This is a predicted structure of a 77-nucleotide RNA (c-di-GMP-I-GGC riboswitch aptamer). It matches the Rfam family "c-di-GMP-I-GGC riboswitch aptamer". Rfam 15.1 lists 1,298 matches to the family in 717 species. The model forms 95% of the base pairs in the Rfam consensus. The sequence was found by an Rfam model in a public genome assembly. The prediction has a mean pLDDT of 85.
[in-house]
RNA sequence: AUCGUCAAAGGCAAACCUGUCGCAAGGCAGGGACGCAAAGCCAUGGAUCCCUACCGGGGACCGCCAGGCUGCCGAUC
Numbered sequence: 001a002u003c004g005u006c007a008a009a010g011g012c013a014a015a016c017c018u019g020u021c022g023c024a025a026g027g028c029a030g031g032g033a034c035g036c037a038a039a040g041c042c043a044u045g046g047a048u049c050c051c052u053a054c055c056g057g058g059g060a061c062c063g064c065c066a067g068g069c070u071g072c073c074g075a076u077c
Base pairs, nucleotide, nucleotide: 001076002075003074004073011036012035016031017030018029019028020027021026034063040069041068042067044066045065046064048060049059050058051057
């Protein structure tokens, strides 16, 4: 630098359930694992979703895509 074919150690945690906060989208905590090599972080662009006094605006989501920053282990060069 490229990659995730091999190994090992670990990590995260969808749906669903419970509690709680929120008008809602959804957040947080616990349980739970469908998956994930950035499923770590950032709402910067697009998509999607919610609210509204309705097109002005306010909000949610990065486990939809792109971009930015950072990073474990290993393989190959």